[in-house]
Context: one part of a larger RNA
RNA sequence: CUGGGCGUAAAGGGCGUGUAGGCGGUCUUGUAAGUCAGGCGUGAAAGGCUCUGGCUCAACCAGAGAGGUGCGUCUGAUACUGCGAGGCUUGAGUGCAGGAGAGGAGAGCAGAAUUCCUGGUGUAGCGGUGAAAUGCGUAGAUAUCAGGAAGAAUACCAGUGGCGAAGGCGGCUCUCUGGUCUGUCACUGACGCUAAGGCGCGAAAGCCAGGGGAGCGAACGGGAUUAGAUACCCCGGUAGUCCUGGCCGUAAACGUUGGGCACUAGGUGUAGGAGGUAUCGACCCCUUCUGUGCCGAAGCUAACGCAUUAAGUGCCCCGCCUGGGGAGUACGACCGCAAGGUUGAAACUC
Numbered sequence: 001c002u003g004g005g006c007g008u009a010a011a012g013g014g015c016g017u018g019u020a021g022g023c024g025g026u027c028u029u030g031u032a033a034g035u036c037a038g039g040c041g042u043g044a045a046a047g048g049c050u051c052u053g054g055c056u057c058a059a060c061c062a063g064a065g066a067g068g069u070g071c072g073u074c075u076g077a078u079a080c081u082g083c084g085a086g087g088c089u090u091g092a093g094u095g096c097a098g099g100a101g102a103g104g105a106g107a108g109c110a111g112a113a114u115u116c117c118u119g120g121u122g123u124a125g126c127g128g129u130g131a132a133a134u135g136c137g138u139a140g141a142u143a144u145c146a147g148g149a150a151g152a153a154u155a156c157c158a159g160u161g162g163c164g165a166a167g168g169c170g171g172c173u174c175u176c177u178g179g180u181c182u183g184u185c186a187c188u189g190a191c192g193c194u195a196a197g198g199c200g201c202g203a204a205a206g207c208c209a210g211g212g213g214a215g216c217g218a219a220c221g222g223g224a225u226u227a228g229a230u231a232c233c234c235c236g237g238u239a240g241u242c243c244u245g246g247c248c249g250u251a252a253a254c255g256u257u258g259g260g261c262a263c264u265a266g267g268u269g270u271a272g273g274a275g276g277u278a279u280c281g282a283c284c285c286c287u288u289c290u291g292u293g294c295c296g297a298a299g300c301u302a303a304c305g306c307a308u309u310a311a312g313u314g315c316c317c318c319g320c321c322u323g324g325g326g327a328g329u330a331c332g333a334c335c336g337c338a339a340g341g342u343u344g345a346a347a348c349u350c
Base pairs, nucleotide, nucleotide: 003322004321005320006319007304008303012318014201015200016199017198021194022193023192025088026087027086028085029084030083031082033081034080035077036076037075038074039073040072041071042070049065050064051063052062053061054060091191092188093187094186095184096183097182098181099180103177104176105175106174107173108172109171110154114150115149116148117147118146119145120144121143125136126135162169163168206247207246208245209244210243211242215241216240220236221235222234223233258317259316260315261314262313263312266295267294268293269292270291271290272289273288274287275286276285299306300305323350324349325348332343333342334341335340
């Protein structure tokens, strides 16, 4: 160096962007570095191999020969790869005309509900549970009406619906802004794919500073339950949950399935477009593109299952695995305010 693997057995990086590197459409031409052919040189001796010979044989020894991955050099070949030059349009991108969308950021607004405050009506209970009690209430609660304040979340619409790379995104309006789909074929002319490092994003909880605090609610207190009950149930309740700025960088970050391209039966639903037939127009019907579901042929799979959204058939690039425990631990290093994170063993043991 060579193997086999990664949906569920060990194994896909949380996601993106992009550097080096690896890989790379089609035609012509040059070159001849890789590649291929031939010649020459070299590839020490001993050893090994073949043949022959010497010790009675063998081991051992002697002679001869073949062979020797390779390296250098010369000549030649040009299919493929590389390099140089020129062209092409199907890959990729741009323009133009349209489309859908909880994609992102900021500002403003709305209604329902909840709690609290004030006032009115009103009186003896309310609340809660399996049943209760703690709790609240004659200092007037609960209920009900009117007014006010505050914070948080947006019922119905709502859908194996939509958008986003992932995390994730749901009231309405405005401003700024990213991606994507369809049609047209006008333009550029391989500008592509992947991506070690790097950089950015990254739920919840947690941390720092300042605000905010209605409801909910770790911790905590109380009431129950129980043998006990540091729980499940109930009454309270602080951090937190919310906003601004800055950290943290993890997850069952899951489709437990990395990205790209091509190819390989069908059937049915759904979302967004375009086209055709027909039509006054539309619906219906048919075709096609993109996304998203279900069922299934071949094939694959240990099975379950997957099956044009592959786990099928191939190619390119990255990441990762290599028996269980010890252990995602120790040590070191880097990062962090801390919590901790990333990288990541061994002894020993089965």